[in-house]
The RNA shown here (transfer RNA) has 72 nucleotides and comes from a Betaproteobacteria bacterium.
RNA sequence: GCCGGUGUAGCUCAAUGGUAGAGCACGCGCUUCGUAAGCGUGGGGUUGGGGGUUCGAUUCCCUUCACCGGCU
Repeated sequence: GCCGGUGUAGCUCAAUGGUAGAGCACGCGCUUCGUAAGCGUGGGGUUGGGGGUUCGAUUCCCUUCACCGGCU
C1' cells in the first nucleotide's frame, strides 16, 4: 500500500428497514440473627464519528477513526 472482518448499556452479546433488548454487574425492596444465594423491582444507550437513501436506518450506500486478520 491492497483486501476482508469487528465496533450496540460498566462487561459479554442479541436485534435481516417499523417503540433498541437479554445475561452478568449496579441501586432499592423482600427473605435471614447476619452474610452469601434466591425472588421482585428500578436506573443506565447521541447503536465509534460525519454524510447520504427512505415516510422511517443498529440494519442499505459513501467517507472517516479504532482494533483484529490476510496479501504484498
The coordinates come from a structure-prediction model, not an experiment, and the mean pLDDT is 83. Taxonomically the source falls in Betaproteobacteria (Bacteria, Pseudomonadati, Pseudomonadota). Its Rfam family is "tRNA". Rfam links the family to the GO term triplet codon-amino acid adaptor activity.